[in-house]
Molecule: transfer RNA
Organism: uncultured Eubacteriales bacterium
Order: sequence, then C1' cells, then structure tokens
RNA sequence: GCGCAGGUGGCGGAAUGGCAGACGCGCCGGAAUCAGACUCCGGUGUCCGCGAGGACGUGCGGGUUCAAGUCCCGCCCUGCGCG
Repeated sequence: GCGCAGGUGGCGGAAUGGCAGACGCGCCGGAAUCAGACUCCGGUGUCCGCGAGGACGUGCGGGUUCAAGUCCCGCCCUGCGCG
C1' cells in the first nucleotide's frame, strides 16, 4: 500500500431502516441475617431545570431517507490476511 472484519452506557454484548442500549456483569438503595456471603426486589447514559420537563447521545465528518447504530462516500483507530 491492497483486501476483509470491527468501533454502541463503567465492562461484555444485542438491536430486520421504525421506542437506541435487550440480556449479563458491575455499581447504588432496600429485604433477609446477630452481622455478612448467597439469594430476592427496585434503580442505574450525559447536560440543563427546584420540579413538571427539555436538549444531546452508537469512533469523526458528510450524504440518502418521512425515519440511519443499520444503507452510501471520505477520514481516524483496532484486529486478521496479502504484497
């Protein structure tokens, strides 16, 4: 340099172009316990707001579309293969 695969919450990892983050782990609160562990219940992206609520958010920048994590183009990064 060329080809292929990938980049999504704190971590792993889903999502047929149609509520972004299912599910698991972790964390926070509670129940239970003499106290814990295990187990069970609830919560858990960021910012603004006293609050009701609002805005933003899938590596970065564009494009297509009523609608994009998903399709198209360019770039960055990671892995594998080739030269």